This is a predicted structure of a 72-nucleotide RNA (transfer RNA) from Camelus bactrianus.
Its Rfam family is "tRNA". It is annotated as a transfer RNA. Rfam's curators write: Transfer RNA (tRNA) molecules are approximately 80 nucleotides in length.
The coordinates come from a structure-prediction model, not an experiment, and the mean pLDDT is 84.
RNA sequence: GAGGGUAUAGCUCAGUGGUAGAGUGCAUGCUUAGCAUGCAUGAGGUCAUGAGUUCGAGUCCCACUACCUCCG
Numbered sequence: 001g002a003g004g005g006u007a008u009a010g011c012u013c014a015g016u017g018g019u020a021g022a023g024u025g026c027a028u029g030c031u032u033a034g035c036a037u038g039c040a041u042g043a044g045g046u047c048a049u050g051a052g053u054u055c056g057a058g059u060c061c062c063a064c065u066a067c068c069u070c071c072g
Stems, first nucleotide, its partner, number of pairs: 001071001003069005010024004018055001026042005049063002052060001
């Protein structure tokens, strides 16, 4: 320098153009003499960044940044 891939909650990851979710963690409550476990509730998101297409984009197109991989 060229090709491919990944980027979504604190962490690990789903999400086939139409309300952004799960597990885990965190907070509160119930349970216990207390802790753990269990149950319930809740908080937590600029969907890396910018632009485009569309009535509507996490999703499709383009650019860009970081990381991984591969070729030279």